[in-house]
Context: one part of a larger RNA
Molecule: small-subunit ribosomal RNA, 3' major domain
Organism: uncultured bacterium
RNA sequence: UGACGGGGGCCCGCACAAGCGGAGGAACAUGUGGUUUAAUUCGAUGAUACGCGAGGAACCUUACCCGGGCUCGAACGGCUAUAGAAUACGGAAGAAAUUUCGUAGCCAGCGAUGGCUGUAGUCGAGGUGCUGCAUGGUUGUCGUCAGCUCGUGCCGUGAGGUGUCGGCUUAAGUGCCAUAACGAGCGCAACCCUUAUUUUCAGUUACCAUCAGAUAAAGCUGGGGACUCUGGAGAGACUGCCACCGUAAGGUGUGAGGAAGGUGGGGAUGACGUCAAAUCAGCACGGCCCUUACGUCCGGGGCUACACACGUGUUACAAUGGGGGGUACAGAGGGCAGCUACACGGUGAUGUGAUGCCAAUCCCGAAAACCUCUCCCAGUUCGGAUCGAAGUCUGCAACCCGACUUCGUGAAGCUGGAUUCGCUAGUAAUCGCGCAUCAGCCAUGGCGCGGUGAAUACGUUCCCGGGCC
Numbered sequence: 001u002g003a004c005g006g007g008g009g010c011c012c013g014c015a016c017a018a019g020c021g022g023a024g025g026a027a028c029a030u031g032u033g034g035u036u037u038a039a040u041u042c043g044a045u046g047a048u049a050c051g052c053g054a055g056g057a058a059c060c061u062u063a064c065c066c067g068g069g070c071u072c073g074a075a076c077g078g079c080u081a082u083a084g085a086a087u088a089c090g091g092a093a094g095a096a097a098u099u100u101c102g103u104a105g106c107c108a109g110c111g112a113u114g115g116c117u118g119u120a121g122u123c124g125a126g127g128u129g130c131u132g133c134a135u136g137g138u139u140g141u142c143g144u145c146a147g148c149u150c151g152u153g154c155c156g157u158g159a160g161g162u163g164u165c166g167g168c169u170u171a172a173g174u175g176c177c178a179u180a181a182c183g184a185g186c187g188c189a190a191c192c193c194u195u196a197u198u199u200u201c202a203g204u205u206a207c208c209a210u211c212a213g214a215u216a217a218a219g220c221u222g223g224g225g226a227c228u229c230u231g232g233a234g235a236g237a238c239u240g241c242c243a244c245c246g247u248a249a250g251g252u253g254u255g256a257g258g259a260a261g262g263u264g265g266g267g268a269u270g271a272c273g274u275c276a277a278a279u280c281a282g283c284a285c286g287g288c289c290c291u292u293a294c295g296u297c298c299g300g301g302g303c304u305a306c307a308c309a310c311g312u313g314u315u316a317c318a319a320u321g322g323g324g325g326g327u328a329c330a331g332a333g334g335g336c337a338g339c340u341a342c343a344c345g346g347u348g349a350u351g352u353g354a355u356g357c358c359a360a361u362c363c364c365g366a367a368a369a370c371c372u373c374u375c376c377c378a379g380u381u382c383g384g385a386u387c388g389a390a391g392u393c394u395g396c397a398a399c400c401c402g403a404c405u406u407c408g409u410g411a412a413g414c415u416g417g418a419u420u421c422g423c424u425a426g427u428a429a430u431c432g433c434g435c436a437u438c439a440g441c442c443a444u445g446g447c448g449c450g451g452u453g454a455a456u457a458c459g460u461u462c463c464c465g466g467g468c469c
Base pairs, nucleotide, nucleotide: 008469009468010467011466012465013464015460016459019423020422021421022420023419026315027314028313029312030311031310032309033308034306035305042053043052064301065300066299067298068297069296070295076124077123078122079121080120081119082118083117084116087104088103089102090101091100092099093098106115107114108113126290127289129288130287131286135284136283137279138278139277140275142273147186148185149184150183151182152181153162154161155160166177167176168175192267193266194265195264197235198234199233200232201231202230203229207224208223211222212221213220238261241255242253243252244251245250317416321375322374323373324372325371326370333364334363335362338357339356342353343352344351345350382413387408388407389406390405391404392403393402429452430451431450432449433448434447435446
């Protein structure tokens, strides 16, 4: 000077408390450990690993295993020599890679030669091999916590201190006052995006109040620029005004005005640094290692195994519910190897035909809610695992190992021990919709979107984390 204390003081945070809903018990999905295996590729491991890298493992991916091949090599550049085209089609062998046979088959230039391919050789190749404790870059975390420093001056022999402390205040080292300090920088805040109100400008594919036409109906048509909406430019919120408290900063007020009130809500934004934190497998890169193999091509298998243990989820255990019928209302996105209206076949997944749309134009589209009928507390008309059968679709190919449909089957489960997690408002809870990846999909995951829509916070003694003295 720090760090630490079951030392003290002050303060904050879904940290506790007050509440609501979960996890821990069941079945399944998924990740991990372990075990197994020819291989179950590798990495991530308290918080900060475990629905994580992976925003798509049947082949491919793929790095792993077994087997069959190649060695200038799967891709790329240069040089020398040599041969011939390359390529297409067909046959044969083979699991394929590949090998081999036959047929067809060159261009430019007078030429040397060049283009393309094979062969021989050579200089480079190639490596998801090792080291994240050699590194760059990027990231997590403390933490969106309020801190971390510098110049000059002053103090101290010096390390260092002061400033940055003290009082008040703030979400904040935010300010005010005081002061051997005076200033400054990185952070805070603001500037950025979005959302909430409004003005103006512009109206097509959006809109339709007025006028006219037309229809079974419909902004459907003429038209309109009002409204909604879209998207450019502004306005608006600053404790600005009032009252009280305070020296001030500021605080308080079911104060006014206002769409919004004291940072309005949300996002982006992450200081100096910590963890030799993570990543050599995204990429780059030093060193080391392999070079007829630790490179590379192909077929098949594996990454999907299963006495078990843990994490994260989904579905339930029912009546605030299940089932049948009827009926209504979104937002944000996506669409040409695509989204598909509509019609017909099929109980259905879906098939066939057909139409519009490169899209504010066409298409993909709600569920909970509401109305009505039924079930009457039961392992049930709850629950749907598992298994059997028949099918649909994608794709060379669904055996290992896909999703979906129909019929049948109908397991555990009657609210979960110790313990533990999230959340303070359009939040929790609950309901569906979309997207990326993607042929298809093991998505119950991730990222978004809207619909319905609560309870509680006395307070800071205690637990955890953090800041200052």